[in-house]
This is a predicted structure of a 75-nucleotide RNA (transfer RNA) from an Opitutales bacterium. It matches the Rfam family "tRNA". Rfam links the family to the GO term triplet codon-amino acid adaptor activity. About the family: Transfer RNA (tRNA) molecules are approximately 80 nucleotides in length. The organism belongs to Opitutales, within Bacteria.
RNA sequence: GCCCCUUUCGUCUAGCCCGGCCUAGGACACCUCGCUUUCACUGAGGCGACCAGGGUUCGAAUCCCUGAAGGGGCG
Repeated sequence: GCCCCUUUCGUCUAGCCCGGCCUAGGACACCUCGCUUUCACUGAGGCGACCAGGGUUCGAAUCCCUGAAGGGGCG
C1' cells in the first nucleotide's frame, strides 16, 4: 500500500442478508416496591444502546459513500 471481517444498553446478545409491525427485544447487573423477623430465593415495575459524518428514500440500526477504532490476510 491492497483486500476481508467486526463495532447495538454497564456486560453479553437478537434484529442487518430481505428497510416500515416499535417506544430497537432478551439475559445478567443496577434501582424501587411486594414477600420474609432479616438476608437469600422469588414476583412486579424501572433504568439503559444502534462507532462518526454524509447520501438514497415517504420512511434507515438495516441500503450506498467517506472516515475512526479493533482484528485477520497478501505484498